[in-house]
C1' cells in the first nucleotide's frame, strides 16, 4: 500500500423490496417458596460507529471517514 468482511440494547445477535426496531442472556418489579434457585407474567434500556449525497421516506443504497477482523504485497 491493494482486496474482502463487521460495526444495531449492557453482551451474543436477528429482521425488513427503503415504510412502527426485535429475541435470548443479563437488569428491575411482581407472583410462586418457609427462604433460596427454577418456573410464571410484567417493566426498563436503541436517534442503529461519526459525517454527506440521493430519496416522500434510510438501520438498509451511494460517497468519505473512524474502528475491527481477515487475505495478498
Nucleotide at each position: 500500500g491493494g482486496g474482502g468482511g463487521a460495526u444495531u440494547a449492557g453482551c451474543u445477535c436477528a429482521a425488513a423490496u427503503g415504510g412502527c426496531a426485535g429475541a435470548g442472556c443479563g437488569c428491575c418489579c411482581g407472583c410462586u417458596u418457609a427462604g433460596c434457585a427454577u418456573g410464571c407474567g410484567g417493566g426498563a434500556g436503541g436517534c442503529a460507529g461519526g459525517g454527506a449525497g440521493a430519496u416522500c421516506g434510510a438501520u438498509a443504497c451511494u460517497c468519505c471517514c473512524a474502528u475491527u477482523c481477515u487475505c495478498c504485497a
Predicted 3D model of a 73-nucleotide RNA (transfer RNA) from Thoreauomyces humboldtii. The coordinates come from a structure-prediction model, not an experiment, and the mean pLDDT is 81.